[in-house]
Context: one part of a larger RNA
RNA sequence: UUAUGGUUAAGGAACUCGGCAAAAUGCCCCCGUAACUUCGGGAGAAGGGGGGCCUGCCUCGUGAAGGACACUAGCUGUCCGUGAGCGGGUGUGGGCCGCAGAGACCAGGGGGAAGCGACUGUUUACUAAAAACACAGGUCCGUGCGAAGUCGCAAGACGAUGUAUACGGACUGACUCCUGCCCGGUGCUGGAAGGUUAAGAGGACCGGUUAGCACGUAAGUGCGAAGCUGAGAAUUUAAGCCCCAGUAAACGGCGGUGGUAACUAUAACCAUCCUAAGGUAGCGAAAUUCCUUGUCGGGUAAGUUCCGACCUGCACGAAUGGAGUAACGACUUCCCCGCUGUCUCAACCAUAAACUCG
Numbered sequence: 001u002u003a004u005g006g007u008u009a010a011g012g013a014a015c016u017c018g019g020c021a022a023a024a025u026g027c028c029c030c031c032g033u034a035a036c037u038u039c040g041g042g043a044g045a046a047g048g049g050g051g052g053c054c055u056g057c058c059u060c061g062u063g064a065a066g067g068a069c070a071c072u073a074g075c076u077g078u079c080c081g082u083g084a085g086c087g088g089g090u091g092u093g094g095g096c097c098g099c100a101g102a103g104a105c106c107a108g109g110g111g112g113a114a115g116c117g118a119c120u121g122u123u124u125a126c127u128a129a130a131a132a133c134a135c136a137g138g139u140c141c142g143u144g145c146g147a148a149g150u151c152g153c154a155a156g157a158c159g160a161u162g163u164a165u166a167c168g169g170a171c172u173g174a175c176u177c178c179u180g181c182c183c184g185g186u187g188c189u190g191g192a193a194g195g196u197u198a199a200g201a202g203g204a205c206c207g208g209u210u211a212g213c214a215c216g217u218a219a220g221u222g223c224g225a226a227g228c229u230g231a232g233a234a235u236u237u238a239a240g241c242c243c244c245a246g247u248a249a250a251c252g253g254c255g256g257u258g259g260u261a262a263c264u265a266u267a268a269c270c271a272u273c274c275u276a277a278g279g280u281a282g283c284g285a286a287a288u289u290c291c292u293u294g295u296c297g298g299g300u301a302a303g304u305u306c307c308g309a310c311c312u313g314c315a316c317g318a319a320u321g322g323a324g325u326a327a328c329g330a331c332u333u334c335c336c337c338g339c340u341g342u343c344u345c346a347a348c349c350a351u352a353a354a355c356u357c358g
Base pairs, nucleotide, nucleotide: 001353002352003351004350005349006348007347008346010344011343014342019339027051028050029049030048031047036041038174052096053095054094055093056092057091058089059088060087061086062085066080067079068078069077070076071074097101109337110336111335112334113333114332115331116329117328121133122132137172138171139170140169141168142167143166149158150157151156175324176323177322178321180254181253182252185251186250187247188246189245190244191243194242195241196240200236201235206230207229208228209227212223213222214221215220255273256272257271258270259269282316283313294310295309296308297307298306
């Protein structure tokens, strides 16, 4: 010096991002126990008292020796036994010892408030256990059975030896009170009048080839049936798309400007533009607030955190759920009590190691 333990005056979180670590609490019995609550809880709430050993009494269990009676005369039965001995007690009185009696080991710290998630559970094997996932409950969509869906080229299998109180998919996430407006866009469902639309059918019209014919001295030029062949208009023709409706616990969205009241300020009110509709209830500087350490109140001597309000919501908001909520949490934040070497500020001791000297 390092590591692991032990003790510490006075103070007691002044340490620190943060009481991290340590200390403290700890068992059994008795008394006592708040807000809140889904009436189950909260609760071991909190907070107090007792605890060893010896001895008496009380009480509970077992019931010996001994005695009496009976007749089946026995290793018998019944009754008594101011009931011995043994064992138990949450009881009660007296006494004894120590600093200390759950004497060691073992063995909850507690309370108040807020956020998030209802809960028990699950998770990043090897840096994350959580507010993430799951969950019971809620809603929507699909599926009538050879079901939908999934795996497979298929046969086939699962679904299910189930049958809509079933199965599959999506979202939300106990419970309580609720879940507003918008269908213009995208999606989905339904509709079939009209427009558009493929291959196919159709084959008008236009070609290619040339047996032949015509003209020409010739070279060649023109016409050209059948067959074969190329291109191909009108017409006909489905879903889809356009179109018309519905649908938001489908994906999603939910305004601006100007003016106005007899102090001022503000604007219940008016005007105007735009939109599919302009954010309702509730909540709100919030796990969301930039400005911001917003302002006011509380707590502190002093508080960028915390709690209660306000609302000017940069940029909350209703199953991408909104607001509450008892219980629960190795979750996050703030405060208080207890406690302490975390600290003021270090010291000493023990053990193990390193280093220096001998």
Predicted 3D model of a 358-nucleotide part of an RNA (large-subunit ribosomal RNA, domain IV) from Arthrobacter alpinus. The RNAcentral record of the full RNA draws on Rfam. Its mean pLDDT, the model's own confidence on a scale to 100, is 86. The source organism's lineage runs through Bacteria, Actinomycetota, Micrococcales, Micrococcaceae and Arthrobacter. Its Rfam family is "Bacterial large subunit ribosomal RNA".